Predicted 3D model of a 471-nucleotide part of an RNA (small-subunit ribosomal RNA, 3' major domain) from Chamaecyparis obtusa.
The organism belongs to Chamaecyparis, within Eukaryota.
The prediction has a mean pLDDT of 80.
It matches the Rfam family "Bacterial small subunit ribosomal RNA". Rfam links the family to the GO terms ribosome and structural constituent of ribosome.
Context: one part of a larger RNA
């Protein structure tokens, strides 16, 4: 100087407490371990792995396995030869591929040839999701959006080092004030950036408000709204308090008040943390550890764990009416109206490259009827039959509709998680990936809308101090 202490002091955090809703029990979905397997490809493993890489495994993807093939190669550049390219038919085959036959002659040109594409040959080389993340770059997680981490000069110490950065206040903050052998400075903090909340100005089409003969009419710029510019919040103002300070506390005005709310932004370091399977790269393979194809597997199933969904009902279920969003997507697309079908869906077909048309029905909610506490008109797993869509193909292994079937489950032990306000809880909607979809995921979006705390026992951090046979 650090590290450690069931030493001390101070301080902060959904860390506890106060409260709300869960997980742990049930069924199912997904991921992981284990087991099994020809293969069940692989990485990730306390917090910080496990609905994670994967924003979508029927083929492809695909890296794994079995069988069949081929070796300058599926892909790139260079050399030589032959030949334009390209198209069609047939044999064998699961396909990859192999063999045979036919059609066809382009562009530039100095008539030597050249360009382009295909094929054959020999080598340089291609190729590798092969190993090592404990050889690395790059990148990411974590501590942690916690308030820390350093340097120059000076001073102190023989030196390692100290001081500054400690003390007294204060702050979300090493934020600021004050004191001081320190005086200054860098990286973090804060601000600058984006979104939301208020006004003003400006611009009005497809939007808004009117008008109309209901026709692709005509007008307006007050409101809503959409862009652009700009104003506004800074402890600015008043009172109390404080060391006359930094600040803190109460009020006024204000759309907003003390960081206004949310996001992006992540210091020095730590974990030989993760990633050689995004990419790059030292090593290794080169008739194979590279390549092509068919089929299978990644979807197995005594079990264990994790994350979720649906429930156990009357604050409910069901049935018939009624109402109100935001944000998105659309031409290989979204598809209205109409007709057929119980339905999924099918037919036919306006409009829309979108503030114009469409997806699109918002659902919780509300107004009536039925059910009356039951394993039920709860719950929907499982299974049977009959259909539909996508796709070359739906058996392994998609989704979906109708009818029938109708399991466990009556609120969950020890334990454990999230959350402080438009938050939790609850309700639907949309997008990406995508032919289709195993999405109950993930990312956004709005509707309804609480309870409780303002304390310090535990815990995790930070600062000061103290002890140590530790480094």
């Nucleotide at each position: 100087u650090g590290a450690c202490g069931g030493g001390g002091g101070c301080c902060a955090g959904c860390a506890c407490a106060a409260g709300u809703g869960g997980u742990g029990g049930a069924g199912c979905a997904u991921g992981u371990g284990g087991u099994u397997u020809a293969a069940u490809u692989u990485g990730a493993u306390g917090c910080a792995a496990a609905g994670c890489g994967a924003a979508g495994a029927a083929c492809c993807u695909u890296a794994c396995c079995a069988a069949g093939g081929a070796u300058u190669g599926a892909c790139a550049u260079g050399c030589c030869g032959c030949a334009a390219a390209u198209c069609c038919u047939u044999u064998u085959g699961a396909a990859a591929a192999c063999a045979a036959g036919g059609a066809g002659u382009g562009c530039c040109u100095c008539u030597g040839g050249g360009a382009u594409c295909a094929u054959g040959g020999a080598c340089a080389u291609a190729g590798g999701u092969g190993g090592u993340g404990c050889a690395u770059g790059g990148u990411u997680g974590u501590u942690g959006u916690u308030a820390g981490u350093u340097c120059a000069u000076g001073c102190c110490g023989c030196a390692a080092g100290g001081u500054g950065u400690u003390g007294g206040g204060u702050u979300a903050a090493g934020u600021c004030c004050u004191g001081c052998a320190a005086u200054g400075a860098g990286c973090a903090c804060a601000a600058c950036c984006c979104u939301c909340a208020u006004g003003u100005u400006u611009a009005g089409u497809u939007g808004c408000c009117a008008u109309a003969a209901a026709g692709u009419u005509u007008g307006g710029a007050a409101c809503u709204u959409u862009g652009a510019a700009u104003a506004g919040a800074c402890u600015a103002u008043c009172g109390a308090u404080g060391u006359u300070a930094a600040g803190c506390u109460g009020g006024a005005g204000g759309a907003a008040g003390g960081u206004g709310a949310g996001g992006a932004u992540g210091a020095u370091g730590u974990c030989a943390a993760g990633u050689c399977a995004u990419c790059a790269u030292g090593c290794c393979c080169u008739u194979a550890u590279a390549c092509c194809c068919u089929g299978g597997g990644u979807g197995a199933c005594a079990c264990a764990c994790a994350u979720g969904c649906u429930a156990c009902a009357a604050u409910g279920g069901u049935u018939a009416g009624g109402a109100c969003a935001a944000a998105g997507a659309g031409u290989u697309g979204c598809a209205a109206c109409c007709c057929c079908a119980c339905a999924a869906g099918g037919g036919a077909a306006a409009g829309c490259u979108a503030a114009c048309c469409u997806c699109a029905a918002a659902a919780a909610c509300u107004u009536g009827g039925c059910c009356u506490c039951a394993a039920u008109u709860u719950g929907g797993a499982u299974u049977g039959c009959a259909g539909g869509c996508u796709g070359c193909a739906a058996c392994u292994c998609u989704c979906u509709u109708g009818c029938a079937u109708g399991a466990a489950g009556u609120a969950g032990g020890a334990a454990u998680c999230a959350c402080u306000a438009g938050u939790a809880a609850u309700c639907a909607c949309c997008a990406g990936u995508c032919a289709g979809c195993c999405a109950u995921a993930c990312g956004a979006c709005g509707g309804u809308g609480a309870a409780u705390u303002c304390u310090u026992u535990c815990u995790u951090a930070g600062c000061c101090u103290u002890g140590u046979a530790c480094a």